Context: one part of a larger RNA
RNA sequence: CACCGCCCGUCAAGCGAUGGGAGCUGGUGGUACCUGAAGUCCCUCAUUUAUGAGGGCCUAGGGUAAGACUGGUGACUGGCGCUAAGUCGUAACAAGGUAGCCGUACCGGAAGGUGCGGCUGGAUCACCUCCUU
Numbered sequence: 001c002a003c004c005g006c007c008c009g010u011c012a013a014g015c016g017a018u019g020g021g022a023g024c025u026g027g028u029g030g031u032a033c034c035u036g037a038a039g040u041c042c043c044u045c046a047u048u049u050a051u052g053a054g055g056g057c058c059u060a061g062g063g064u065a066a067g068a069c070u071g072g073u074g075a076c077u078g079g080c081g082c083u084a085a086g087u088c089g090u091a092a093c094a095a096g097g098u099a100g101c102c103g104u105a106c107c108g109g110a111a112g113g114u115g116c117g118g119c120u121g122g123a124u125c126a127c128c129u130c131c132u133u
Base pairs, nucleotide, nucleotide: 003096005093008089009088011086013083014082015081016080018078019077020076023073024072025071026070027069028068031065032064033063034062035061039058041056042055043054044053045052046051099120100119101118102117103116104115105114106113107112
């Protein structure tokens, strides 16, 4: 496979991934402060010249605080995709039965409706010009 056509959106169901999210719970690295073993070096004192005692700088580690990055989980919530035969309408495609579309504003279960401005990628009618045959 041609108007007994095509087709739009809400709602309902299932599945999948995902965004937000009060919060809960981990990880990483840095900063500030406190503390600080052993040890090199430095200072003072003692000395049997082996060292010992006291102190200082550096420092592994530990602790506290506020922030940074990142992971998991999370009541609830937003849209997305998919699914033979669910619900409501009928928006678009013919002048699709109010021509359609674009921008914007308001409104409405939903497709959408209306106002204002614009376009023809609208039909019909009339005239003119041009092109092809």